[in-house]
RNA sequence: GAAUGCGAGGGGCGCUGCAUUCCAGGUUGGAACAGGCUCGCAUAAUAAAACCGCGCUCAAUUUCU
Numbered sequence: 001g002a003a004u005g006c007g008a009g010g011g012g013c014g015c016u017g018c019a020u021u022c023c024a025g026g027u028u029g030g031a032a033c034a035g036g037c038u039c040g041c042a043u044a045a046u047a048a049a050a051c052c053g054c055g056c057u058c059a060a061u062u063u064c065u
Stems, first nucleotide, its partner, number of pairs: 004042006010058006018036001020032005035051001
């Protein structure tokens, strides 16, 4: 440095579908699908930061009445 795995970044429901995976097929089509990103670790923070398509909603916090 790369790959794999684990943990965290507060959640849920609905919609579309790029990458990716699977099935058929070699022109392509269908299904699943919005943590795929970042950080840390490799007997794993009891963490934290910056982020995560659209709509609705819950939690947390703050302010006003």
Annotation:
Predicted 3D model of a 65-nucleotide RNA (SAH (S-adenosyl-L-homocysteine) riboswitch aptamer) from a Fimbriimonadaceae bacterium. Rfam family: SAH (S-adenosyl-L-homocysteine) riboswitch aptamer. Rfam links the family to the GO terms regulation of gene expression and S-adenosylhomocysteine metabolic process. For this family Rfam cites "Riboswitches that sense S-adenosylhomocysteine and activate genes involved in coenzyme recycling" (Wang et al., Mol Cell, 2008). The organism belongs to Fimbriimonadaceae, within Bacteria.